[in-house]
c-di-GMP-I-GGC riboswitch aptamer from a Gemmatimonadaceae bacterium, 95 nucleotides, folded computationally. Rfam family: c-di-GMP-I-GGC riboswitch aptamer. The family has 40 seed sequences and 1,298 matches in Rfam 15.1. Of the family's consensus pairs, 91% are formed in the model. Model confidence (mean pLDDT): 85 of 100. The organism belongs to Gemmatimonadaceae, within Bacteria.
RNA sequence: CGCGACAAGGGCAAACUCGCCGAAAGGCGGGGACGCAAAGCCACGAAGCUACAGCAUGGCGCUGGGGCCAUGCCACGCUGGUCGGGUUGCCGUGG
Numbered sequence: 001c002g003c004g005a006c007a008a009g010g011g012c013a014a015a016c017u018c019g020c021c022g023a024a025a026g027g028c029g030g031g032g033a034c035g036c037a038a039a040g041c042c043a044c045g046a047a048g049c050u051a052c053a054g055c056a057u058g059g060c061g062c063u064g065g066g067g068c069c070a071u072g073c074c075a076c077g078c079u080g081g082u083c084g085g086g087u088u089g090c091c092g093u094g095g
Base pairs, nucleotide, nucleotide: 001094002093003092004091011036012035016031017030018029019028020027021026034081040087041086042085044084045083046082047079048078049077054073055072056071057070058069059068060067
């Protein structure tokens, strides 16, 4: 700098579930293992997810009022166990 066949010591933890946070996606902790040689860390690029707020359209109400409902758009949000990239690393093995 590559590789992961037999190992050794181990590590992480999907679905599901309980509790908490969040509008949600999702996150954190406990239980639990589908799997993972980086399933360690980082949102820079792509992709996907959610849409509180905001905008638009339509409807309702219109005495009181600036509200309510539906649809669409929308990331400054989320996903590293979607991919790429960056970075750190155990053991073994090849050069």